Model confidence (mean pLDDT): 75 of 100. Lysine riboswitch aptamer from Halolactibacillus miurensis, 174 nucleotides, folded computationally.

[in-house]
RNA sequence: CGAUGAGAUAGAGGCGCAAUUUAAAAUCAGUAUAUUUCCUGAGCUGUCAGCUUUGAAGGGAGUAGAAAGGGUUAAGUUGCCGAAGUGAGUAAUGGCUGACAACUGUUACUUGCUGGUAUAAGACUGAAAAAGUGUUAUACUGUCAUGUCUUUUGCGUGAUGGGCUGUUGAUCGA
Numbered sequence: 001c002g003a004u005g006a007g008a009u010a011g012a013g014g015c016g017c018a019a020u021u022u023a024a025a026a027u028c029a030g031u032a033u034a035u036u037u038c039c040u041g042a043g044c045u046g047u048c049a050g051c052u053u054u055g056a057a058g059g060g061a062g063u064a065g066a067a068a069g070g071g072u073u074a075a076g077u078u079g080c081c082g083a084a085g086u087g088a089g090u091a092a093u094g095g096c097u098g099a100c101a102a103c104u105g106u107u108a109c110u111u112g113c114u115g116g117u118a119u120a121a122g123a124c125u126g127a128a129a130a131a132g133u134g135u136u137a138u139a140c141u142g143u144c145a146u147g148u149c150u151u152u153u154g155c156g157u158g159a160u161g162g163g164c165u166g167u168u169g170a171u172c173g174a
Stems, first nucleotide, its partner, number of pairs: 001173004007168005014081001016080009033064007043051002046100003084114012115141007123133003142160007
């Protein structure tokens, strides 16, 4: 000086990511539910138990009338740059219930995918025109490679984080 690799360490992208605290107003909803009355007449419930013709489920009218989850705005705090999110599997632990099942939340591990942001469409979740997640498309943007141009800049193409940049170290060769 050159080559090689998941070495170590420190960084960059930007409405950058995530968590958390406080305050406020909505929505949930005139819903669930309770009760009175009328109609109707055998179920409520997947299973057991239980309730029910002294009226189940359902419907109409009246009175009373929630909550949880989710979300918005504002002001902060903390940890960070696979930040984080998500699919599948396993394990643990909660919620709901009279009990089980079903449904659902959180955490840990394994593995796959996504560089980041925004918008649109459709699918799912949701009470929702809120918000979230996946997929597809478009635009902008970061990094690297490559081509071109007036060296840079700019423009075009391709790829994408196990990446990229700086410092440092190890091995090999000259």
Description
Taxonomically the source falls in Halolactibacillus (Bacteria, Bacillati, Bacillota, Caryophanales).